[in-house]
Context: one part of a larger RNA
RNA sequence: CUGGGCGUAAAGCGUACGUAGGUGGUUUGUUAAGUUGGAUGUGAAGCCCAGAGCUCAGCCUUGGAACUGCAUUCAAACUGGCGAACUAGAGUAUGGUAGAGGUAAGUGGAAUUUCCUGUGUACCGGUGAAAUGCGUAGAGAUGGGAAGGAACAUCAGUGGCGAAGGCGACUUACUGGACCAAUACUGACACUGAGGUACGAAAGCGUGGGUAGCAAACAGGAUUAGAUACCCUGGUAGUCCACGCCGUAAACGAUGUCUACUAGCCGUUGGGAUCCUUGAGAUCUUAGUGGCGCAGCUAACGCACUAAGUAGACCGCCUGGGGAGUACGGUCGCAAGAUUAAAACUC
Numbered sequence: 001c002u003g004g005g006c007g008u009a010a011a012g013c014g015u016a017c018g019u020a021g022g023u024g025g026u027u028u029g030u031u032a033a034g035u036u037g038g039a040u041g042u043g044a045a046g047c048c049c050a051g052a053g054c055u056c057a058g059c060c061u062u063g064g065a066a067c068u069g070c071a072u073u074c075a076a077a078c079u080g081g082c083g084a085a086c087u088a089g090a091g092u093a094u095g096g097u098a099g100a101g102g103u104a105a106g107u108g109g110a111a112u113u114u115c116c117u118g119u120g121u122a123c124c125g126g127u128g129a130a131a132u133g134c135g136u137a138g139a140g141a142u143g144g145g146a147a148g149g150a151a152c153a154u155c156a157g158u159g160g161c162g163a164a165g166g167c168g169a170c171u172u173a174c175u176g177g178a179c180c181a182a183u184a185c186u187g188a189c190a191c192u193g194a195g196g197u198a199c200g201a202a203a204g205c206g207u208g209g210g211u212a213g214c215a216a217a218c219a220g221g222a223u224u225a226g227a228u229a230c231c232c233u234g235g236u237a238g239u240c241c242a243c244g245c246c247g248u249a250a251a252c253g254a255u256g257u258c259u260a261c262u263a264g265c266c267g268u269u270g271g272g273a274u275c276c277u278u279g280a281g282a283u284c285u286u287a288g289u290g291g292c293g294c295a296g297c298u299a300a301c302g303c304a305c306u307a308a309g310u311a312g313a314c315c316g317c318c319u320g321g322g323g324a325g326u327a328c329g330g331u332c333g334c335a336a337g338a339u340u341a342a343a344a345c346u347c
Base pairs, nucleotide, nucleotide: 003319004318005317006316007301008300012315014199015198016197017196021192022191023190025086026085027084028083029082030081031080033079034078036075037074038073039072040071041070042069048064049063050062051061053059089189090186091185092184093183094181095180096179097178101175102174103173104172105171106170107169108152113147114146115145116144117143118142119141124133160167161166204245205244206243207242208241209240213239214238218234219233220232221231256314257313258312259311260310261309264292265291266290267289268288269287270286271285272284273283274282275281276279296303297302320347321346322345329340330339331338332337
């Protein structure tokens, strides 16, 4: 000496499932691969130490130490292997509960727009102000009717559900997960997870539909020195549906997953228990979700049982700025591009 890190400084894969691998609960027996301790044997010469021999020295020679090694053997605490058992991890069964979890089909009302029709007459619309635009071929306003598409006001809540993306009218069918309670059962069946597989907003792409509103592009009117913008009038892709691709986001908690431990206080959602003064109740408990706050941590901000605290297991990632998430090559894609990923040079 045997790194240090990853909320905001560079750094947690967008998310999950899972192969190899890594790691793994309690008791007991056995084994002896690892590991640890002891014993025995062996370990040339050289180097080192103390002597001795060449008149000295180089050199040679004797003895010692050392050679941290190897072999054999003894022991068996820990890790591993094998056998037996256990129930605190994990799972299954039973009974309940909440929920915008998912897929499909059907239904509903408000509103916008368009069309038909009645009343009615001169503007309407729009802006900072205007104009383009619409309207005497009867608009706008108002009453009635019809069509069609898209989205679901109130309820609505640092409320709920989901691995994440995400999910919000109502009904039905199918279906995934979670939580709670008390027993019974299986008996470590577990955790993580390189590759891999699946899912993955919006935009975009392909084929076929659909198109009310909105609206990239585009056209016109304004503004302006100009205005390829902001504002206005229009308006096509798209937004919607089915199937297939794409695989990226400030995919954010900018915080990987799992487990254990570590003061309190106040809300809120789902479940359970106890207590009575049965209430719009109190207390306890459990699974979430928020606000403060101690210890501790942090460069500070802040985090603080939902940790960024204290530890363990496994994976991913970082290593000065620019060049550059680029070039080349590979893989994937219809394409757009995605992914993997440098160097010269420069400060």

A computed fold for a 347-nucleotide part of an RNA from an uncultured bacterium, annotated as small-subunit ribosomal RNA, central domain.
Its mean pLDDT, the model's own confidence on a scale to 100, is 87.
Its Rfam family is "Bacterial small subunit ribosomal RNA". On this family, see Yusupov et al., Science 2001: "Crystal structure of the ribosome at 5.5 A resolution".